Overview: Predicted 3D model of a 93-nucleotide RNA (c-di-GMP-I riboswitch aptamer) from a Pseudomonadota bacterium. The coordinates come from a structure-prediction model, not an experiment, and the mean pLDDT is 88.
């Protein structure tokens, strides 16, 4: 150092749901809980997926000051969608 996760040790993580809290939202934290995981650790590079507040484009309504509705759209998210990068425990060859 490769490869591999049947076996051994500390033992680590944490899905739904639920409470609290932040956010438009998607979803983030903390507390409980555990479906499940050998990288379910780190990183948005690439692909994908979520949502659309700010904006833009269409229709309407307005006291003209704006203001319903709807389309788009990441600059927001997801690392428990996959693949890349990075760093690491034990065992076995």
């Nucleotide at each position: 150092u490769g490869u591999u996760g049947a076996u051994c040790a500390g033992g680590g993580c944490a899905a739904a749901c639920u409470c609290g809290u932040c956010g438009a939202a998607a979803g983030g934290c903390g507390g409980g809980g555990g479906c499940g995981c050998a990288a379910a650790g780190c990183u948005u590079c690439c692909a994908g997926u979520c949502u659309a507040a700010u904006g833009a484009g269409c229709c309407g309504g307005u006291c003209c000051g704006u203001u319903g509705g709807u389309u788009c759209g990441a600059u927001g998210a997801c690392a428990g969608u996959g693949g890349g990068g990075u760093c690491g425990c034990c065992a076995a060859u």